[in-house]
Molecule: Bacterial large signal recognition particle RNA
Organism: Chloroflexia bacterium
RNA sequence: UCGUGCUAGAUGGGGAGUUGGCGGUGCCCUGCACCCGCAAUCCGCCAUAGCGGGAUUGAACUCCCUCUCGAGGUACGGCCCUUUGGGACUGCGGUCGUUACGUGGUGUUGAAGUCUGGGUCCUGUGCGGCGGGAAACUGUGAAUCGGGUCAGGACCGGAAGGUAGCAGCCCUAAGCGGCACUUCUCGGGUGACACGGGGAAGCCCAGGUGGAGCCAACGGGCGGUUGAAAGCUGGAGGGCUUGUAUCGACAGAGGGUGCACGG
Numbered sequence: 001u002c003g004u005g006c007u008a009g010a011u012g013g014g015g016a017g018u019u020g021g022c023g024g025u026g027c028c029c030u031g032c033a034c035c036c037g038c039a040a041u042c043c044g045c046c047a048u049a050g051c052g053g054g055a056u057u058g059a060a061c062u063c064c065c066u067c068u069c070g071a072g073g074u075a076c077g078g079c080c081c082u083u084u085g086g087g088a089c090u091g092c093g094g095u096c097g098u099u100a101c102g103u104g105g106u107g108u109u110g111a112a113g114u115c116u117g118g119g120u121c122c123u124g125u126g127c128g129g130c131g132g133g134a135a136a137c138u139g140u141g142a143a144u145c146g147g148g149u150c151a152g153g154a155c156c157g158g159a160a161g162g163u164a165g166c167a168g169c170c171c172u173a174a175g176c177g178g179c180a181c182u183u184c185u186c187g188g189g190u191g192a193c194a195c196g197g198g199g200a201a202g203c204c205c206a207g208g209u210g211g212a213g214c215c216a217a218c219g220g221g222c223g224g225u226u227g228a229a230a231g232c233u234g235g236a237g238g239g240c241u242u243g244u245a246u247c248g249a250c251a252g253a254g255g256g257u258g259c260a261c262g263g
Stems, first nucleotide, its partner, number of pairs: 001263006009057003012030004020046005034054005063256006072247005077241010089231002092227008101219003104215003113209008121198006127191002130187006137178004146171004154163003
C1' cells in the first nucleotide's frame, strides 16, 4: 500500500415542557431519516442515565472532535393593544378658604381704625285712616188680640144723653231697611303722622377724629374638599421585537479513528 473478515460507531438531530436528573412517547423546529413491542393521572433508566428483540452498514460522503454559519425555541428586557379595578403622584375640571404678585376699582374732593348721633329693631300712647257693632237721625211698619179721632151703622134710654166701635185718616211697638254727617265702643297684614321708653351685635346715613391705605371682580400663588380617570399604578389577556443572554437543527471548513489474516 492493496485485498478479505470483524469490531467501536452509525442508521437522525435539536428546543421548550415534564423530571431530583437523564432519555423516550406527545408538542414545535430542522428536513427525509431501518423494523417490532412499551409509554402523559405516562414509560424506562441513574452520571456508562430509554429498555427488550431483530436487521442493515461499517473505519469513512456515512463515525468522532474543533471552529464558522445559523433555521428555530426559551428567558430577560423594550414597545404596543385590549379588559377590569385604584386615585398616592403629574396634569385637567368644579367649589370653598386664604394671599395681595399682576390687572381693575376706590381713596388727600380724605382709606383703614375709632367715637358720637340718627335710622333699621322691640314696646307704649295719641292722632288719622279702614272695618265691625251700638246709639242718634231717617223711611217703612198692626184684618183681630196697639193708640188717637172715629163718618155711616149698632146698643142702652121716654127724652136729655151715654157706651162699645168697623172702614178711613193720623201716630206708634217689635221687626225690616237707609245713613254722606254726629257720638260711643271694639279690631288690624292700618299710616311718607306725632310723642315717650328700650336697645347685644350687624348694616345704612350724617358728623367728629385720624392721616394712607382699602376692596377682592378677574388672572396668579398656596391650602382644603370634590369629579372624571389621560398619564400613573394593581390584576388578567394578546401582539411585535432589529436588543441582551442561552440552547441550537441543517450546512460549510479543518482534524482524528481500532483488530486479525493474506498479497